[in-house]
RNA sequence: UCCUUAUUGAGAGUGGCUGAGGGAAUAGGCCCGAAGACGCCCGGCAACCUAGGUGCUUAAAGCAUAAAAGGUGCUAAAUCCUACAGAAUUUAUUUCUGAAAGAUGAGGA
Numbered sequence: 001u002c003c004u005u006a007u008u009g010a011g012a013g014u015g016g017c018u019g020a021g022g023g024a025a026u027a028g029g030c031c032c033g034a035a036g037a038c039g040c041c042c043g044g045c046a047a048c049c050u051a052g053g054u055g056c057u058u059a060a061a062g063c064a065u066a067a068a069a070g071g072u073g074c075u076a077a078a079u080c081c082u083a084c085a086g087a088a089u090u091u092a093u094u095u096c097u098g099a100a101a102g103a104u105g106a107g108g109a
Base pairs, nucleotide, nucleotide: 001109002108003107004106005105006104007103008102013042015041016040017039021032022031023030026083027082028081029080043075044074045073048071049070050069053065054064055063056062079101084098085097086096087095088094
């Protein structure tokens, strides 16, 4: 970098450092930001993977549940919203569903 698969409206700071842009990319919108954003550290959240606990069950497996030791991840706004297709409402909007793209985990090339 590519492929497969699962998830993607929940949750998480009155901390420290830093100092100008940031919210993936393109476009449009809308936001965050010197009352310090983004990033880093600490703290925290969650429970995808590993290890282990409890209950049920099994040939093996599996299911449920609690926890959080290790590996990741996340910690403004739905993945901030829209872009493509369809449906409803009815002529320019609004809502819903799906896709695409992205993100993260696990596995593979």

Overview:
Model confidence (mean pLDDT): 83 of 100. SAM riboswitch aptamer (S box leader), 109 nucleotides, folded computationally. The sequence was found by an Rfam model in a public genome assembly.